Small-subunit ribosomal RNA, 5' domain from an uncultured prokaryote, 530 nucleotides, folded computationally. The full RNA is in RNAcentral, with records from ENA.
[in-house]
Context: one part of a larger RNA
RNA sequence: GAUUGAACGCUGGCGGCAUGCCUAACACAUGCAAGUCGAACGGAAACGAUGCUAGCUUGCUAGCAGGCGUCGAGUGGCGGACGGGUGAGUAAUGCAUAGGAAUCUACCUAAUAGUGGGGGACAACCUGGUGAAAACCAGGCUAAUACCGCAUAAUCCCUACGGGGCAAAGCAGGGGACCUUCGGGGCCUUGCGCUAAUAGGAUCGGCCCGCGUAAGAUUAGAUAGUUGGUGGGGUAAUGGCCUACCAAGUCUACGAUCUUUAGCUGGUUUUAGAGGAUGAUCAGCAACACUGGGACUGAGACACGGCCCAGACUCCUACGGGAGGCAGCAGUGGGGAAUAUUGGACAAUGGGCGCAAGCCUGAUCCAGCCAUGCCGCGUGUGUGAAGAAGGCCUUAGGGUUGUAAAGCACUUUCAGUAGGGAGGAAAAGUUAGUCGUUAAUAACGGCUAACCCUGACGUUACCUACAGAAGAAGCACCGGCAAACUCCGUGCCAGCAGCCGCGGUAAUACGGAGGGUGCAAGCGUUAAUC
Numbered sequence: 001g002a003u004u005g006a007a008c009g010c011u012g013g014c015g016g017c018a019u020g021c022c023u024a025a026c027a028c029a030u031g032c033a034a035g036u037c038g039a040a041c042g043g044a045a046a047c048g049a050u051g052c053u054a055g056c057u058u059g060c061u062a063g064c065a066g067g068c069g070u071c072g073a074g075u076g077g078c079g080g081a082c083g084g085g086u087g088a089g090u091a092a093u094g095c096a097u098a099g100g101a102a103u104c105u106a107c108c109u110a111a112u113a114g115u116g117g118g119g120g121a122c123a124a125c126c127u128g129g130u131g132a133a134a135a136c137c138a139g140g141c142u143a144a145u146a147c148c149g150c151a152u153a154a155u156c157c158c159u160a161c162g163g164g165g166c167a168a169a170g171c172a173g174g175g176g177a178c179c180u181u182c183g184g185g186g187c188c189u190u191g192c193g194c195u196a197a198u199a200g201g202a203u204c205g206g207c208c209c210g211c212g213u214a215a216g217a218u219u220a221g222a223u224a225g226u227u228g229g230u231g232g233g234g235u236a237a238u239g240g241c242c243u244a245c246c247a248a249g250u251c252u253a254c255g256a257u258c259u260u261u262a263g264c265u266g267g268u269u270u271u272a273g274a275g276g277a278u279g280a281u282c283a284g285c286a287a288c289a290c291u292g293g294g295a296c297u298g299a300g301a302c303a304c305g306g307c308c309c310a311g312a313c314u315c316c317u318a319c320g321g322g323a324g325g326c327a328g329c330a331g332u333g334g335g336g337a338a339u340a341u342u343g344g345a346c347a348a349u350g351g352g353c354g355c356a357a358g359c360c361u362g363a364u365c366c367a368g369c370c371a372u373g374c375c376g377c378g379u380g381u382g383u384g385a386a387g388a389a390g391g392c393c394u395u396a397g398g399g400u401u402g403u404a405a406a407g408c409a410c411u412u413u414c415a416g417u418a419g420g421g422a423g424g425a426a427a428a429g430u431u432a433g434u435c436g437u438u439a440a441u442a443a444c445g446g447c448u449a450a451c452c453c454u455g456a457c458g459u460u461a462c463c464u465a466c467a468g469a470a471g472a473a474g475c476a477c478c479g480g481c482a483a484a485c486u487c488c489g490u491g492c493c494a495g496c497a498g499c500c501g502c503g504g505u506a507a508u509a510c511g512g513a514g515g516g517u518g519c520a521a522g523c524g525u526u527a528a529u530c
Base pairs, nucleotide, nucleotide: 001530002529003528004527006526007525008524009523010522013377014376015375016374017373018372020369021335026333027332028331030330031329032328035078036077037076040075041074043071044070047069048068050065051064052063053062054061055060056059085288086287094213095212097210099208100207103205108201109200112196113195114194115193116150118148119147125140126139127138128137129136130135156165157164158163170192171191172190173189174188175187178186179184214260215259216258221251222250223249226248227247228246229245230244231243232242233241263285264284265283266282267278268277269276270275290311291310292309293308294307313324314323315322316321341367343366344365345364349363350361351360352359353358380410381409382408383407390401391400392399393398414471416466417465418464419463420462424457429451430450431449432448433447434446435445436444474519475518476517477516478515479500480499481498485514486513487512488511489510495502496501
């Protein structure tokens, strides 16, 4: 000199853009953070509309009707493995880079074939019971895209090559002939699904390997599933991954083993560069989710807001037994030099579910707080010598503060008040046209046009008008390094100090004043890195 997720002291006008628990991976009150689908299903707790009945107060109460809009709880499907957080562990099962073969992949995409015919249950519900609660038990009824046989099946699997084995589910919209118990159904068609294996594609993973990846030798030997082989098991898959047997190997001064420290990287910072230091925010990867262990479900987890066991802690209890996990967003206590709101909205972007409308989304977008940082703007402009008054110094003449002020003439950025006012909005929806599909002018889908409508931010950005210099400057330093000097006080005292060093009666070095210098909404100090 540059830099910082900074802190402290003094001071503080505005805006834009960023950043904001570095410490206790300490403990957490409260609210929210993952749901959705009625176009899978039986249904109807609530709300609403409509109809009927009764009572009346004449628009209210009660009852009935799943027929309707919808929908609590339940069965079922998909999603809760993403998104969000943290830096505890990890010196290599990690990361970075470059390769590899023995693998998996729900949803998406392209193609092939199929989607036939049956059955028995279990929730919800009803009845009864246990319990303080959490919850649970018994009996009975019932549906399905839940579950299970049968049929069929190859380019799938097994095979002794003869053969054997494995599947499915429906739902919604529309409709001319045909059937009808006039409710509709078959049938046709469209859309969304379902099944099978293959061949993929795309995407996400799993595995192996070369090279690189902190310090210590005051750590020199380490290792028995250890190293290799064979048989078997296991996995989606290779492999001592596991197991039985056999052999005795394997690593190591090119540093094994042990100990300490540490998430890694793109990057960040400094520097002319090499190099050094570092790994906040943003992005990629890995790890973790009160501590330790375990599996279940599933395409995917050994799963932050799932389950089981053990432990510590907290809470409830009728003492028998139960409940919980903020390293999600806010917020609280604690620790600390130190780090924010128990805010708004799904309008946009993205995600989950859904045919869609839509619902959910503390992701996200915004707002709030803080000079924490960077950047920009302002605190007036011109004129003005009687060089006013006052202050300070003085050789008492004067010098300086100083064109500074006052005065005169202007301007109005920003802040203030009032009015106007973009863009972030495209979709979706309705209607019409056209094309595709189809038996079809219906339905559905694509495209085009018109209409309609959606903004948290928001009193937005921006523009205009109004008033008045009006509301807006400090901090550090002045002995040398190093820009900037005098007086008074003090008298090795009080004090200063980054280094050299100042102070013991004329201190440009302490304290105050006047003046000056440097930066400026900041300035200085401390800490840290180069």
Record summary
Its Rfam family is "Bacterial small subunit ribosomal RNA".